[in-house]
RNA sequence: GAUAGAGGUUGCAAUAUUUAUUAUUAGAAUUAUUUAGUGGAUUAGGAUCCUAUAUAAUUUAAAAGGAAAUAUUGCCGAAGGACAUACAUUUUCCUAGGUGUGUGUAACUGGGCUAUUGCAAAAUAUGUAAUAGACUGUCACUUAUUAUUUAGUGGAGAGCUAUC
Numbered sequence: 001g002a003u004a005g006a007g008g009u010u011g012c013a014a015u016a017u018u019u020a021u022u023a024u025u026a027g028a029a030u031u032a033u034u035u036a037g038u039g040g041a042u043u044a045g046g047a048u049c050c051u052a053u054a055u056a057a058u059u060u061a062a063a064a065g066g067a068a069a070u071a072u073u074g075c076c077g078a079a080g081g082a083c084a085u086a087c088a089u090u091u092u093c094c095u096a097g098g099u100g101u102g103u104g105u106a107a108c109u110g111g112g113c114u115a116u117u118g119c120a121a122a123a124u125a126u127g128u129a130a131u132a133g134a135c136u137g138u139c140a141c142u143u144a145u146u147a148u149u150u151a152g153u154g155g156a157g158a159g160c161u162a163u164c
Stems, first nucleotide, its partner, number of pairs: 001164005008076001011075009027060007039050003043096005079109002082105009110136002113133008138155005144149001
């Protein structure tokens, strides 16, 4: 340098189907009351434009993203995040912000779990970042056993094991 592997029965990601939640919600219809006071085009501000509304009751009534289960596929920096950049989208326009996809840089995270805090989200689900805790795999050093293996400390995947 090349090839092939391991960590986990909750390893990682994607796709499809079903289901719950979103939700007795948004929206729509009807009735009653109210009346120039407003209200709306938005995540926010400004500009510009439109306009009557607002409240209550009854009836009807979603969706997207996120999530769980099952199946299939691809894999073991799998993947996630940070930063930069391009395109698209989110309003009539501008600015800012948000969301999605692609590319690049760097080397932040070995892996999943639990808790706290922050952000996102309708959410106490979940995701993500930081901190802490124990568990687990791997290597190094030390230690007990003298074979498997025990115990302690520490490191990181640009690592570890096997073969050439």